[in-house]
Molecule: RNase P RNA; transfer RNA
Organism: Silicimonas sp.
RNA sequence: GCGGAUGGCCGGGUGACCGCGUGAGGUUUUGCCUUGCGAGGAAAGUCCGGACUUCAAGAAGCAACGGUGCCGGGUAACGCCCGGCCGGGGAAACCCGAGGGAAAGCGCCACAGAGAACAGACGGCCUUGCAUGCAGGGUCACGGUGAAACGGUGGGGUAAAAGCCCACCGCGGGACUGGCAACAGGACCGGCACGGCAAGCCCCACCGGAAGCAAUGCCAAAUAGGGGUCUCGCGCGGAGCGAUCCGCAGGGCAGCUUCAGUCCAGAGACCCGGGUUGGCAGCUUGAUCCCGCCGGCGACGGCGGGGCCAGAGGAAUGGUCAUCACCCCGUCGGGGGACAGAAUCCGGCUUACAGGCCAUCCGCGCGA
RNA sequence: GGGUGAUUAGCUCAGUGGUAGAGCGCUUCGUUCACAUCGAAGAUGUCGGGGGUUCAAAUCCCUCAUCACCCACCA
Numbered sequence: 001g002c003g004g005a006u007g008g009c010c011g012g013g014u015g016a017c018c019g020c021g022u023g024a025g026g027u028u029u030u031g032c033c034u035u036g037c038g039a040g041g042a043a044a045g046u047c048c049g050g051a052c053u054u055c056a057a058g059a060a061g062c063a064a065c066g067g068u069g070c071c072g073g074g075u076a077a078c079g080c081c082c083g084g085c086c087g088g089g090g091a092a093a094c095c096c097g098a099g100g101g102a103a104a105g106c107g108c109c110a111c112a113g114a115g116a117a118c119a120g121a122c123g124g125c126c127u128u129g130c131a132u133g134c135a136g137g138g139u140c141a142c143g144g145u146g147a148a149a150c151g152g153u154g155g156g157g158u159a160a161a162a163g164c165c166c167a168c169c170g171c172g173g174g175a176c177u178g179g180c181a182a183c184a185g186g187a188c189c190g191g192c193a194c195g196g197c198a199a200g201c202c203c204c205a206c207c208g209g210a211a212g213c214a215a216u217g218c219c220a221a222a223u224a225g226g227g228g229u230c231u232c233g234c235g236c237g238g239a240g241c242g243a244u245c246c247g248c249a250g251g252g253c254a255g256c257u258u259c260a261g262u263c264c265a266g267a268g269a270c271c272c273g274g275g276u277u278g279g280c281a282g283c284u285u286g287a288u289c290c291c292g293c294c295g296g297c298g299a300c301g302g303c304g305g306g307g308c309c310a311g312a313g314g315a316a317u318g319g320u321c322a323u324c325a326c327c328c329c330g331u332c333g334g335g336g337g338a339c340a341g342a343a344u345c346c347g348g349c350u351u352a353c354a355g356g357c358c359a360u361c362c363g364c365g366c367g368a
Numbered sequence: 369g370g371g372u373g374a375u376u377a378g379c380u381c382a383g384u385g386g387u388a389g390a391g392c393g394c395u396u397c398g399u400u401c402a403c404a405u406c407g408a409a410g411a412u413g414u415c416g417g418g419g420g421u422u423c424a425a426a427u428c429c430c431u432c433a434u435c436a437c438c439c440a441c442c443a
Stems, first nucleotide, its partner, number of pairs: 001364010012324007020038008040339001044350002047348005052212004058259005065208005070084005085099001086097004100203002105201002107197003122143002124139007151169006171190003176185003216281004226272007235248005250264004274442003288307008326336004369439007378392004386423001394410005416432005
């Protein structure tokens, strides 16, 4: 200098004038004045996890359904993040992995091919008989089909072959060593033998109640506490004039069961129609941000100090000028800004992004 | 802001791991004086886009795009 890889950052600031929203203070309080603050790294997708609210006045257990899936950590939690192991890609730095189980069971492997799971005899090779072609026997090392053919290479052996035998590799196995573990490793033994798919159903381990701020709570106003249908139940005894009370039993209330609680002549489901489309809260102090020190490889945690940083409500956060910063063309000077806008709030993932900056690593080339 | 679904031929829809179907429409031929009807033959297609699993994906999984629907209170 070039190429590649990984991580992080910016993507605006200041002043003036005018125009908005909100907090605080003041005031002559239907208003005005002063002052603080006012849209992102993704605010997006709604893919995950929660906080919070209600169902509900509960507890325990089970089922269904769904999710995650190597080991160890982090976190409020997660399907996220960090570190490691194994596998794959790459020359390397690095990147990817939906990473438990195929001897618990069921299922699938089309077409081609002889044959696709404990299958198979096509071509070929060897051999017997008759005879140039047929019939039989042996074999699958070689060839073919296919995504995949029931281990690979070499040697021995055979009529020709084959783990038939041997060496190495591969596969499986118990013990030993290192590591918290996933795993890794030298030596020993073995039969030379038992495909793939679980992002097919499933089994195993762990986790999960359902909805969602349009949740939910309060106020005001108006009307028709209107009309219709269906299901289960609508008992017994005692006291009382009656309302009602007590006991037994029965029905109902969230997927089911038990306990508890509760309603009881009730409990639940559906349809038609009517009224209002108003106001307040929820609403922003948070698993929050910044700085320093300590611990840790790291994610992150601890301690101390400092800060408040939109809260709209048909939806504000803007316009003009100047200047600074950034980028491009480049003598003055001129030009330019991507993806894109809060709506209950956080922690992540994913997707979009003009232009630019920083750091580290790998490789190639050149020079000192 | 939140929630639930859909996307296949020109149109309306089936297809639920083995290589894309039906009806209507379109083209050609035949029949007819001519048109329609009828009969025969034929052409339709990146299965919304991309990535992944698998030998193989419209189908299974992830992500992106577009479209549709639902979410106030009282009695």